[in-house]
Predicted 3D model of a 372-nucleotide RNA (Bacterial RNase P class A) from a Deltaproteobacteria bacterium. Its mean pLDDT, the model's own confidence on a scale to 100, is 76.
RNA sequence: GGAGCAGGUGAGGCGGUCGCUGUCCGUCAGGAUGGAGGAAAGUCCGGGCUCCACAGGGCAGGGUGCUGGAUAACGUCCAGCCGGGGUAACCCGAGGGAUAGUGCCACAGAAACCAGACCGCCAGGCAUUGCCUGGUAAGGGUGAAACCGUGGGGUAAGAGCCCACGGGCGGCCAUGGUGACAUGGUCGUCGGUAAACCCCACCUGGAGCAAGGCCGAACAGGGGUCAGGCCUCGGCCUGCGGUUUGCCCGACCGUACACCCCGGGUUGGGCCGCUUGAGCCCGGUGGCAACAUCGGGCCCAGAUAAAUGACCGUCACCCCGUUUCGGGUAACCGUUCGGGGCACAGAACCCGGCUUACGGCCUGCUCCACCG
Numbered sequence: 001g002g003a004g005c006a007g008g009u010g011a012g013g014c015g016g017u018c019g020c021u022g023u024c025c026g027u028c029a030g031g032a033u034g035g036a037g038g039a040a041a042g043u044c045c046g047g048g049c050u051c052c053a054c055a056g057g058g059c060a061g062g063g064u065g066c067u068g069g070a071u072a073a074c075g076u077c078c079a080g081c082c083g084g085g086g087u088a089a090c091c092c093g094a095g096g097g098a099u100a101g102u103g104c105c106a107c108a109g110a111a112a113c114c115a116g117a118c119c120g121c122c123a124g125g126c127a128u129u130g131c132c133u134g135g136u137a138a139g140g141g142u143g144a145a146a147c148c149g150u151g152g153g154g155u156a157a158g159a160g161c162c163c164a165c166g167g168g169c170g171g172c173c174a175u176g177g178u179g180a181c182a183u184g185g186u187c188g189u190c191g192g193u194a195a196a197c198c199c200c201a202c203c204u205g206g207a208g209c210a211a212g213g214c215c216g217a218a219c220a221g222g223g224g225u226c227a228g229g230c231c232u233c234g235g236c237c238u239g240c241g242g243u244u245u246g247c248c249c250g251a252c253c254g255u256a257c258a259c260c261c262c263g264g265g266u267u268g269g270g271c272c273g274c275u276u277g278a279g280c281c282c283g284g285u286g287g288c289a290a291c292a293u294c295g296g297g298c299c300c301a302g303a304u305a306a307a308u309g310a311c312c313g314u315c316a317c318c319c320c321g322u323u324u325c326g327g328g329u330a331a332c333c334g335u336u337c338g339g340g341g342c343a344c345a346g347a348a349c350c351c352g353g354c355u356u357a358c359g360g361c362c363u364g365c366u367c368c369a370c371c372g
Stems, first nucleotide, its partner, number of pairs: 001368009012315007020035006037344001041355002044353005049208004056249004061204005066080005081095001082093004096199002101197002103193003118140002120136007148166006167190010212272004221262005227238005239255006279298008317341005325334003
């Protein structure tokens, strides 16, 4: 000097003048005290909570996809393995299966899963600067990819045809590891694609605070469905209707207090849910870590057409300067003066994440290069 990773801050403090709002005190006047974010955004995941509802099984649908942990849980986080990128610190991964099956690989090319001969090479023949027949797939061409690669032998010319070495994938054995895997040996095999359908393993009820509950007020009702059997006359069974927020089984309620259709009222009032939380801060212990546990401390918005604001002074912070003085070769540092001032952006039941947006500043660790 450049780069990588992590954390912090976020127009704040103090004082004054007014304004709004929650809680508490007060008969009142008034007083005390608190009042938007790191993302409050997106609504992408996971839950708490509420209801269906006393709540079970299966299918469909959906989700995840290496290993081991953390967590209330997750598609999150931590630590590893493998693969890719980077000199590196580090970063990324939609990371099981192609030997269950189906599909796809455009165009070009002879041919893209069992294929193929355009040029070429070789042999033979002929009417000879060309043609025909047969062999071939090593060389060239096309392509992202041409049926593993390189070398040698062999051959008419060639080919895993044979040999040696090597690569990918898979099985087995040994060693190390909790494991994913790594190393070594041996055997077999040789297009890719599952972010195509699919197969495999694991997980998964649904709806959502406009959930849901209480109070108050108002009104106008009408129509339809309602079967059968047994029996001790009150029940049971089948059927039927409804609920179980996709279907089936099961379960429950009912057989008219249920359900369906038409119409009317509340023009949408008040209260609860509503903020003490899987909460935050400090320290000890355990763990590489995520985190767990123990001890201590703190209370930190609950609005409802939607409060959390406006002005002044001063200090602090940041930026700029042709400003005063001092140090210094300079860069620059301190001080004085002047001017300006942030970005992304505002709770609405709550919490754990992820993703996206973001001006300026501060701190720590690590890597690379150069100089001393």

It was read from a public genome assembly, where an Rfam model found it. NCBI's taxonomy places the organism under Bacteria, Pseudomonadati, Myxococcota, Myxococcia. Rfam family: Bacterial RNase P class A. Rfam describes the family as follows. Ribonuclease P (RNase P) is a ubiquitous endoribonuclease, found in archaea, bacteria and eukarya as well as chloroplasts and mitochondria.